Annotation
Model confidence (mean pLDDT): 81 of 100. Transfer RNA from a Bdellovibrionota bacterium, 74 nucleotides, folded computationally. The organism belongs to Bdellovibrionota, within Bacteria.
RNA sequence: GGGCCAGUAGCUCAGCUGGUUAGAGUGCGUGCCUGAUAAGCACGAGGUCGGAAGUUCGAUUCUUCCCUGGCCCA
Numbered sequence: 001g002g003g004c005c006a007g008u009a010g011c012u013c014a015g016c017u018g019g020u021u022a023g024a025g026u027g028c029g030u031g032c033c034u035g036a037u038a039a040g041c042a043c044g045a046g047g048u049c050g051g052a053a054g055u056u057c058g059a060u061u062c063u064u065c066c067c068u069g070g071c072c073c074a
Base pairs, nucleotide, nucleotide: 001073002072003071004070005069006068007067010026011025012024013023019057028044029043030042031041032040050066051065052064053063054062
């Protein structure tokens, strides 16, 4: 230098053919339970969907460029 893949909650990830409210597990907080912990149960907080632009009535999703990380080729 060229090609491919990934980027969504603190962490690991899902999100189908563009639409209806952005979710799960774990972690965190509160409460219940217990003599007290742990475990279990309930509820809650936590997200500019990596950034910018474009297409569209509408973009996490499609297109382009950029950034970061990984792999391959040279």
Its Rfam family is "tRNA". RNAcentral holds the sequence, with entries from ENA.